[in-house]
A computed fold for a 476-nucleotide part of an RNA from a metagenome, annotated as small-subunit ribosomal RNA, 3' major domain. The coordinates come from a structure-prediction model, not an experiment, and the mean pLDDT is 84. Its Rfam family is "Bacterial small subunit ribosomal RNA". Rfam links the family to the GO terms structural constituent of ribosome and ribosome.

Context: one part of a larger RNA
RNA sequence: UGACGGGGGCCCGCACAAGCGGUGGAGCAUGUGGUUUAAUUCGACGCAACGCGAAGAACCUUACCUGGGCUUGAACUGCUAGGGACCGGUGCAGAGGUGUGCCUUUUCGCAAGAACUGUAGCAGAGGUGCUGCAUGGCUGUCGUCAGCUCGUGUCGUGAGAUGUUGGGUUAAGUCCCGCAACGAGCGCAACCCUUACCCUUAGUUGCCAGCGCGUAAAGGCGGGAACUCUAGGGGGACUGCCCGGGUUAACCGGGAGGAAGGUGGGGAUGAUGUCAAGUCCUCAUGGCCCUUAUGUCCAGGGCUACACACGUGCUACAAUGGGUGGUACAAACCGUUGCGAAGUCGCGAGAUGGAGCUAAUCGGAGAAAGCCAUCCUCAGUUCGGAUUGCAGUCUGCAACUCGACUGCAUGAAGGUGGAAUCGCUAGUAAUCGUGUAUCAGAAUGAUACGGUGAAUACGUUCCCGGGCCUUGUACA
Repeated sequence: UGACGGGGGCCCGCACAAGCGGUGGAGCAUGUGGUUUAAUUCGACGCAACGCGAAGAACCUUACCUGGGCUUGAACUGCUAGGGACCGGUGCAGAGGUGUGCCUUUUCGCAAGAACUGUAGCAGAGGUGCUGCAUGGCUGUCGUCAGCUCGUGUCGUGAGAUGUUGGGUUAAGUCCCGCAACGAGCGCAACCCUUACCCUUAGUUGCCAGCGCGUAAAGGCGGGAACUCUAGGGGGACUGCCCGGGUUAACCGGGAGGAAGGUGGGGAUGAUGUCAAGUCCUCAUGGCCCUUAUGUCCAGGGCUACACACGUGCUACAAUGGGUGGUACAAACCGUUGCGAAGUCGCGAGAUGGAGCUAAUCGGAGAAAGCCAUCCUCAGUUCGGAUUGCAGUCUGCAACUCGACUGCAUGAAGGUGGAAUCGCUAGUAAUCGUGUAUCAGAAUGAUACGGUGAAUACGUUCCCGGGCCUUGUACA
């Protein structure tokens, strides 16, 4: 100087407390361990691995296994030799990769030669093989915590100290005052995006107040530029004003005005460093290793196994509910190898159809919870839907291993969950639907969007994590 303390002081955080809803019990989905297996490819392991890499394993992917092939090779660069095919069409054999036939057959250039292509040879190739403890890059975490340093000066023999400590204050090393310090840098804040209010510009594909036409109804039409909205530009919030407190300061409490008030809400933004944290399987790369194989092509299988254990979720156990009928109101997003309307067929998944749309124009698209009416009356039930049988639909060469969905039948566990444990402070939790990426198909996951919309916070003694000062230390 640090680190540590079941030392002290001050302070903060959904850290506790106060509340609301969960997990832990059930069934299923998914990841992991274990076991099994020819293989169940590999990585990730407290927080910070376990719906993680994977924004999507039937083949492909695919790295694994079995079997069958190739060896200058599946892809790429160059050299030498000799050749003309390659492509396209079509047979046979074969699980396929391939092998073997037939038809057609070079292009540019006067030439040398060049281009393309197959054979032989050579030098390189190739490796998701090892080492993340050789590395770059990227990422997680402490932590959006308020810290981390430097120049000069001063003090100390020196390591170092001071500044950065102290008194206040703040979300903040934020600001004020003081001070052997004076300044500065990286962080904080602001500048950026979005949301909340107003003005202005613009007015189609969006809008419809007033005027007219028109309809069963409808911005449907003439028209209008007011309103909504869209998207450009501006304004607006700064403790600016008032009162009180405070050291006449910083600042704090209250108030006015205001759409918004003291950082308005949300996002992006992550200092010096820590964990030899993670990644050699994104990529790049040193070293090592393989080279008729650890490379590469192919078929089939596996990654989907199942006594069990754990994590994360979904659906429930019901009446604040379930069924049936009617009816209302979103936002955001996507669409041309695409979205696909009306109509028709089917109980339905869906089929047919093909209008319109390169989209404020057309389509996905019906929002759902809600509201109205009605049935059920506390039961393993009109709760719950697992499992299983049969019959189908769709995607796709192909749904057996191993897809999603539909109809009929079946109707399991489950009556609110032990010890323990998680999230959340407001448009939040809870609850309800909608879209998107990946994607042929395949979400209870991820991500985005809106609808309805709470309860509680006395307080900081305690648990956890963190910041500053101080103290002890046989630790570095």